[in-house]
Context: one part of a larger RNA
RNA sequence: CUGGGCGUAAAGAGCUCGUAGGUGGUUUGUCGCGUCGUCUGUGAAAUUCCGGGGCUUAACUCCGGGCGUGCAGGCGAUACGGGCAUAACUUGAGUACUGUAGGGGAGACUGGAAUUCCUGGUGUAGCGGUGAAAUGCGCAGAUAUCAGGAGGAACACCGGUGGCGAAGGCGGGUCUCUGGGCAGUAACUGACGCUGAGGAGCGAAAGCAUGGGGAGCGAACAGGAUUAGAUACCCUGGUAGUCCAUGCCGUAAACGGUGGGCGCUAGGUGUCGGGGGUCAAACCUCGGUGCCGUCGUUAACACACUAAGCACUCCGCCUGGGGAGUACGUGCGCAAGCAUGAAACUC
Numbered sequence: 001c002u003g004g005g006c007g008u009a010a011a012g013a014g015c016u017c018g019u020a021g022g023u024g025g026u027u028u029g030u031c032g033c034g035u036c037g038u039c040u041g042u043g044a045a046a047u048u049c050c051g052g053g054g055c056u057u058a059a060c061u062c063c064g065g066g067c068g069u070g071c072a073g074g075c076g077a078u079a080c081g082g083g084c085a086u087a088a089c090u091u092g093a094g095u096a097c098u099g100u101a102g103g104g105g106a107g108a109c110u111g112g113a114a115u116u117c118c119u120g121g122u123g124u125a126g127c128g129g130u131g132a133a134a135u136g137c138g139c140a141g142a143u144a145u146c147a148g149g150a151g152g153a154a155c156a157c158c159g160g161u162g163g164c165g166a167a168g169g170c171g172g173g174u175c176u177c178u179g180g181g182c183a184g185u186a187a188c189u190g191a192c193g194c195u196g197a198g199g200a201g202c203g204a205a206a207g208c209a210u211g212g213g214g215a216g217c218g219a220a221c222a223g224g225a226u227u228a229g230a231u232a233c234c235c236u237g238g239u240a241g242u243c244c245a246u247g248c249c250g251u252a253a254a255c256g257g258u259g260g261g262c263g264c265u266a267g268g269u270g271u272c273g274g275g276g277g278u279c280a281a282a283c284c285u286c287g288g289u290g291c292c293g294u295c296g297u298u299a300a301c302a303c304a305c306u307a308a309g310c311a312c313u314c315c316g317c318c319u320g321g322g323g324a325g326u327a328c329g330u331g332c333g334c335a336a337g338c339a340u341g342a343a344a345c346u347c
Base pairs, nucleotide, nucleotide: 003319004318005317006316007301008300012315014202015201016200017199021195022194023193025089026088027087028085029084030083031082033081034080035077036076037075038074039073040072041071042070049065050064051063052062053061054060092192093189094188095187096185097184098183099182100181104178105177106176107175108174109173110172111155116150117149118148119147120146121145122144126137127136163170164169207248208247209246210245211244212243216242217241221237222236223235224234259314260313261312263310264309267292268291269290270289271288272287273286274285275284276283296303297302320347321346322345329340330339331338332337
């Protein structure tokens, strides 16, 4: 390389949209490009293989045949793949209508609890913190308690292997704008589908830039402890940050460690959203989300209609460990860095 693989051994891109490409439902007609059959030409000789001849034999050599898996042309076949008809169909896909669930997204407004701070009242010697302490706060009146005020951030209970979203993610309330899903009807379009190299967009936290904001928490930092030491774990403080707006960054154990799509393949039991059915149930059905489990699969663990089973299709990726996600080059970025990504050497 062929091949074999990718839940946990190396290996699914963080996610989506989509270009080229690949691939693709049913019927009819037509073409005969692929495909198949047959014939002709060509495919130099030598070599090689088979049969035979000549040197006493062999090597060697001569004759005949084959091979040369290919290419071109003629004739024929039309199942399958393909082109054409701007042919037809409706089950794939989409549209429409009627309903429906939802922390899906964006903006504005708003509520209560709690922490902190400020002002005033009551009140007096402690408070706080720990394994025990100390640093710290407090007679300039703290802690506790009552009343009033300020400000920021987060939304207890409901809350749930519950919901929504492509993923990241989304949770007080109201309003406005807005995306998607599901069910039912079967009215419309008529294969319009699937995947997707490049490409584009989205993308937690931390971080960066500019301007705001700053209650609590809290890297760094300071102090107190602990300890042999303690650049930690514990305690008292505390800056950036955490919050908002705009712009960057583009990474995560971005995990179901499981790429997308379609079809097929026992059951049982919860739950969420529809529809049918019933007085109400039972029950049936479609779409999600869990658990258990048969066949089958698996190295085992386990998976098992939400497959890791049985098949098809498209993309991505892997090929011993270290060196190394490093060096170099290139692209991107304000930077931090990210992306791509070796080799020597060594086991």

Model confidence (mean pLDDT): 87 of 100.
Predicted 3D model of a 347-nucleotide part of an RNA (small-subunit ribosomal RNA, central domain) from an uncultured bacterium.
Rfam family: Bacterial small subunit ribosomal RNA.